[in-house]
Context: one part of a larger RNA
RNA sequence: UGACGGGGGCCCGCACAAGCGGUGGAGUAUGUGGCUUAAUUCGAUGCAACGCGAAGAACCUUACCUGGCCUUGACAUGCAUCUCUAAGUAGGUGAAAGCCUAUGACUUCCGAAAGGAAGAAUUUGCACAGGUGCUGCAUGGCUGUCGUCAGCUCGUGUCGUGAGAUGUUGGGUUAAGUCCCGCAACGAGCGCAACCCCUGUGAACUGUUGCCACGUCCUUGAUUGGACAGCACUCUGUUCAGACUGCCCUGUGAAACGGGGAGGAAGGUGGGGACGACGUCAAGUCAGUAUGGCCCUUACGGCCAGGGCUGCACACGUACUACAAUGCUCAGUACAGAACGAUCCGAGACCGCGAGGUGGAGGAAAUCUAGUAAAACUGGGCUCAGUUCGGAUUGGAGGCUGCAACUCGCCUCCAUGAAGCCGGAAUCGCUAGUAAUGGCGCAUCAGCUACGGCGCCGUGAAUACGUUCCCGGGCCUUGUACA
Numbered sequence: 001u002g003a004c005g006g007g008g009g010c011c012c013g014c015a016c017a018a019g020c021g022g023u024g025g026a027g028u029a030u031g032u033g034g035c036u037u038a039a040u041u042c043g044a045u046g047c048a049a050c051g052c053g054a055a056g057a058a059c060c061u062u063a064c065c066u067g068g069c070c071u072u073g074a075c076a077u078g079c080a081u082c083u084c085u086a087a088g089u090a091g092g093u094g095a096a097a098g099c100c101u102a103u104g105a106c107u108u109c110c111g112a113a114a115g116g117a118a119g120a121a122u123u124u125g126c127a128c129a130g131g132u133g134c135u136g137c138a139u140g141g142c143u144g145u146c147g148u149c150a151g152c153u154c155g156u157g158u159c160g161u162g163a164g165a166u167g168u169u170g171g172g173u174u175a176a177g178u179c180c181c182g183c184a185a186c187g188a189g190c191g192c193a194a195c196c197c198c199u200g201u202g203a204a205c206u207g208u209u210g211c212c213a214c215g216u217c218c219u220u221g222a223u224u225g226g227a228c229a230g231c232a233c234u235c236u237g238u239u240c241a242g243a244c245u246g247c248c249c250u251g252u253g254a255a256a257c258g259g260g261g262a263g264g265a266a267g268g269u270g271g272g273g274a275c276g277a278c279g280u281c282a283a284g285u286c287a288g289u290a291u292g293g294c295c296c297u298u299a300c301g302g303c304c305a306g307g308g309c310u311g312c313a314c315a316c317g318u319a320c321u322a323c324a325a326u327g328c329u330c331a332g333u334a335c336a337g338a339a340c341g342a343u344c345c346g347a348g349a350c351c352g353c354g355a356g357g358u359g360g361a362g363g364a365a366a367u368c369u370a371g372u373a374a375a376a377c378u379g380g381g382c383u384c385a386g387u388u389c390g391g392a393u394u395g396g397a398g399g400c401u402g403c404a405a406c407u408c409g410c411c412u413c414c415a416u417g418a419a420g421c422c423g424g425a426a427u428c429g430c431u432a433g434u435a436a437u438g439g440c441g442c443a444u445c446a447g448c449u450a451c452g453g454c455g456c457c458g459u460g461a462a463u464a465c466g467u468u469c470c471c472g473g474g475c476c477u478u479g480u481a482c483a
Base pairs, nucleotide, nucleotide: 001483002482003480004479005478007477008476009475010474011473012472013471015467016466019430020429021428022427023426026321027320028319029318030317031316032315033314034312035311042053043052064307065306066305067304068303069302070301073128077127078126079125080124083121088103089102090101091100092099093098106119107118108117109116110115130296131295133294134293135292139290141285142284143283144281146279151190152189153188154187155186156185157166158165159164170181171180172179196273197272198271199270201241202240203239204238205237207235210231211230215228216227217226218225244267247261248260249259250258251257323423327382328381329380330379331378332377341368344363345362349358350357351356389420394415395414396413397412398411399410400409436459437458438457439456440455441454442453
């Protein structure tokens, strides 16, 4: 100087407390361990691995296994060599790959043609290719984490023999090393904040594909629908304005700042995002790519078929669906936002109980798909029961995608109707448009295991006395046989 303490002081955080909803019990989905296996490819392992890499494992993917094949190779460059064969077409064999056989082009130049030369291609040989083989403890790059915590340092000066100290400590204050005051310090840098994006208010401009107040016309049972005109309003987009403790009162009042108030759409960082200092964990990744070294080279490379990654006594994590009456069911009826669309989205119509099919208007989109959002609301039934709760499992019949749904896809209908009556010890999330709850969309994608991930809107709470305790962190101080 640090680190540590079941030392002290001050302070913070959904850290506890106060609340709300879960997990742990059931069934299923999914990941992991284990076991099994010819193979169940590999990696990730306290927080910070376990719906993680994987934003899509039937083949492909695919790296694994079994079997069949290839050896300058599926791919790149160069040298030499060989021919007319290769691109293609046809045939045989085969599960395919591959192997075998037959036929057979092309481009440029010279030439009337025959033909010749060169290129491309092929054969053979050599350099080499290739490796998801090893090492993340040889690395780059990227990432996680402490932590959006408020810290981490430097120059000059001063102090100390020196390591170092000071500044950065102290008194206040803040979300903040934020600011103020003081001070042997005076300044500065990386962080904080601001500058960037979205959102909340207004103004100007912009009016089509958007809008419909006034007006005209047509129409309807209707203040219903349509057309014209219009750009008021909503909205789309661009540019500005606005919030700064600016104003008032107040607090030991000097300052910073705190408390209250006015005006205002918004008030003291308005809400949210992007943004992650010096460093820590030899943290993660050689399988995203790059890359040193080592290793393989008729195989640890390459091609193909089939299988496996989906196996199942069991254990754990993360979710979904429930156990019901604030519910289930039937009928009626209302209101979104954000996205996507050309091998695509697909209307009206018709067929089917339905999944879906036929067909193809319109749409490269503020125009079409397209007003079915659902919970909510209104009315009827169920009356506390393993039930009109719950839907697993199984049987049958179908639909869709795709070369192909046996291993191993999703969906529909009929039948079947398991466990489950609120979950032990323990444990997680959340402070407001949040939790909880309801649906909608997108990426990946032929299809799908999505109940996952990322977004969007609807409905919409409760509680916080407080900091004694648990966990993590910051500053000062103290002890130490630790570095």
This is a predicted structure of a 483-nucleotide part of an RNA (small-subunit ribosomal RNA, 3' major domain) from an uncultured Verrucomicrobiota bacterium. Rfam family: Bacterial small subunit ribosomal RNA. Its family is annotated with ribosome and structural constituent of ribosome in the Gene Ontology. The full RNA is in RNAcentral, with records from ENA, Greengenes and SILVA. Model confidence (mean pLDDT): 81 of 100.